The RNA shown here (transfer RNA) has 72 nucleotides and comes from Nostoc sp. FACHB-110. The RNAcentral record of the sequence draws on ENA. Its mean pLDDT, the model's own confidence on a scale to 100, is 80.
[in-house]
RNA sequence: GUUUGAUUAGCUCAGUGGGAGAGCAAUUGACUAACAAUCAAUUGGGCGUAGGUUCGAUUCCUAUAUCAAACA
Numbered sequence: 001g002u003u004u005g006a007u008u009a010g011c012u013c014a015g016u017g018g019g020a021g022a023g024c025a026a027u028u029g030a031c032u033a034a035c036a037a038u039c040a041a042u043u044g045g046g047c048g049u050a051g052g053u054u055c056g057a058u059u060c061c062u063a064u065a066u067c068a069a070a071c072a
Stems, first nucleotide, its partner, number of pairs: 001071007010024004018055001026042005048064005
């Protein structure tokens, strides 16, 4: 330099055009003499960034940033 992949909650990830989610973590409550475990509930995001297509975009297209891999 070229190509490909990834970027979504504090962490690991899912999500094939219309409701943004799971596990773990955190907080609160129940249980317990207490702690742990368990059970219930809650908080936390506008999806890397900027444009475009569309009635409607995390999802499709383009550019760009970062990371990783392959090739040179």